[in-house]
RNA sequence: GUCCGGAUGGCUCAGUGCUCAGAGCAUCUGCCUAGUAAGCAGCAGACCAGGGUUCGAAUCCCGGUCCGGCACA
Numbered sequence: 001g002u003c004c005g006g007a008u009g010g011c012u013c014a015g016u017g018c019u020c021a022g023a024g025c026a027u028c029u030g031c032c033u034a035g036u037a038a039g040c041a042g043c044a045g046a047c048c049a050g051g052g053u054u055c056g057a058a059u060c061c062c063g064g065u066c067c068g069g070c071a072c073a
Stems, first nucleotide, its partner, number of pairs: 001072002003069005010025004028042004048064001050062003
């Protein structure tokens, strides 16, 4: 350099075109407790950036950036 895979809340992941973008953990708030932890209830928080296709894109296409690969050289 080419090829393949990937990029979604703070972290780990799901989501193969019309939902409302979900889950677990963490943070925060409240309850509970003498207090802390645990437990219970709840809030907030995300689609790598750009362009294209489409009535509609996280999802399809294009090139870009970054990460991974004892895939090729």
A computed fold for a 73-nucleotide RNA from Schistocerca americana, annotated as transfer RNA. It matches the Rfam family "tRNA". The family's RNA type in Rfam is transfer RNA. The organism belongs to Schistocerca, within Eukaryota.